ZMP/ZTP riboswitch aptamer (pfl RNA motif), 81 nucleotides, folded computationally. The sequence was found by an Rfam model in a public genome assembly. Its Rfam family is "ZMP/ZTP riboswitch aptamer (pfl RNA motif)". The literature on the family includes a 2015 paper in Mol Cell by Kim et al., "An ancient riboswitch class in bacteria regulates purine biosynthesis and one-carbon metabolism". The coordinates come from a structure-prediction model, not an experiment, and the mean pLDDT is 77.
RNA sequence: AGCCGUCCGCGUGACUGGCGAUACGAGAUGGAGCACCAUCGGGAAGCGCGGGCGUGGACGCCGUUCGCCUGGGCACCCUUC
Repeated sequence: AGCCGUCCGCGUGACUGGCGAUACGAGAUGGAGCACCAUCGGGAAGCGCGGGCGUGGACGCCGUUCGCCUGGGCACCCUUC
């Protein structure tokens, strides 16, 4: 110095579901029918760029207050094209 980690700024951004309970209020509307679709509202990991700081890493990360589920995305590792 680089890789990498972390913080900030800008851009981009997958995924954002069902049932029940609590709550004044815990998404709304419409449609479909199996946990989905569209719009709006509110979240959001990750990716890219720039900068500050730093040097072990891993035991993962992302959406509703909670619980039980369903289906995804991302990071990391390996293989193939």